[in-house]
Context: one part of a larger RNA
Molecule: small-subunit ribosomal RNA, central domain
Organism: uncultured bacterium
RNA sequence: UUGGGCGUAAAGCGCGUGUAGGCGGCCAAGUAGGUCUGCUGUGAAAACUCGAGGCUCAACUUCGAGAUGUCGGCGGAGACCAUUUGGCUAGAGUCCGGAAGAGGAGAGUGGAAUUCCUGGUGUAGCGGUGAAAUGCGCAGAUAUCAGGAAGAACACCCGUGGCGAAGGCGGCUCUCUGGGACGGUACUGACGCUGAGACGCGAAAGCGUGGGGAGCGAACAGGAUUAGAUACCCUGGUAGUCCACGCCGUAAACGAUGGGUGCUAGGUGUGGGCGGUGUCGACUCCGUCCGUGCCGAAGCUAACGCAUUAAGCACCCCGCCUGGGGAGUACGGCCGCAAGGCUAAAACUC
Numbered sequence: 001u002u003g004g005g006c007g008u009a010a011a012g013c014g015c016g017u018g019u020a021g022g023c024g025g026c027c028a029a030g031u032a033g034g035u036c037u038g039c040u041g042u043g044a045a046a047a048c049u050c051g052a053g054g055c056u057c058a059a060c061u062u063c064g065a066g067a068u069g070u071c072g073g074c075g076g077a078g079a080c081c082a083u084u085u086g087g088c089u090a091g092a093g094u095c096c097g098g099a100a101g102a103g104g105a106g107a108g109u110g111g112a113a114u115u116c117c118u119g120g121u122g123u124a125g126c127g128g129u130g131a132a133a134u135g136c137g138c139a140g141a142u143a144u145c146a147g148g149a150a151g152a153a154c155a156c157c158c159g160u161g162g163c164g165a166a167g168g169c170g171g172c173u174c175u176c177u178g179g180g181a182c183g184g185u186a187c188u189g190a191c192g193c194u195g196a197g198a199c200g201c202g203a204a205a206g207c208g209u210g211g212g213g214a215g216c217g218a219a220c221a222g223g224a225u226u227a228g229a230u231a232c233c234c235u236g237g238u239a240g241u242c243c244a245c246g247c248c249g250u251a252a253a254c255g256a257u258g259g260g261u262g263c264u265a266g267g268u269g270u271g272g273g274c275g276g277u278g279u280c281g282a283c284u285c286c287g288u289c290c291g292u293g294c295c296g297a298a299g300c301u302a303a304c305g306c307a308u309u310a311a312g313c314a315c316c317c318c319g320c321c322u323g324g325g326g327a328g329u330a331c332g333g334c335c336g337c338a339a340g341g342c343u344a345a346a347a348c349u350c
Stems, first nucleotide, its partner, number of pairs: 004321003007304002012318001014201004021194003025088007033081002035077007042069001048066007091191001092188003095184003103177007110154001114150008125136002162169002206247006215241002220236004258317006266295011278283001299306002323350003332343004
């Protein structure tokens, strides 16, 4: 519950594709279901409201009128909604052109660093800390040179730079492939927006099977610290981190801000496209469209702040909130190999 809200107080689904549904551009004509309207039928009585009357008043009561419906029938109107027909191009889409990008998938490849192995040089320490110790080292370590092996990540470039719906994406090359912006205006002619269910994608950790394993490193062991130290620091180190395939489906999945459309001062950066201007040219300046930042007017806001990338002014559609704890729990259902996830109370208590 005919109310108010959702950046930070409770509240935007993590993100997309899309079914039903809701909503939907301009012009003309038709129909008349909605809508508006006239007449009419019915809507028992009592009750109710108004007026008048009767008991001395009132309660009570009598009479008259009214009111009471998603109602039926007949007629009318034709703006709006609906529907049918025809047309339009401003929404949406297709086409053509040159350009931008860590967008995705697969294959290949490069250098630096690290660790290990082999050999050379070389000798007593190395390592680590606040200080130490555990640890490594005369069976030759650390350091240094040469060669080899392996795995993982890509310094500088790198930028409140770019791309992607979100998660996210960064060495280089090739193949396959998605999306967007701009310019042209050739084509289609409202084909649109949103989206309950549904379906798909979805960091990290975790799980299954098989590989791989350099560095790092939960657990674990040891050394310190300390009153203790199941920690912070140090020496090691297993799972994991990596790959393939299959699960899981969560997050401070955040802009803590759902999507779409239109409208509402400016200033200043930056990325992409186009046009103009000056120039032999690199390029400068001006304009314009799209993206991404900062500062600010009006307005909004409890304040903080937001402010053409709105949290302003409006409309459409979806999701969500309703005191704290109990509790995102129990029970049930669905999903999962499991871990657990989704849906989601109550008693009681303040």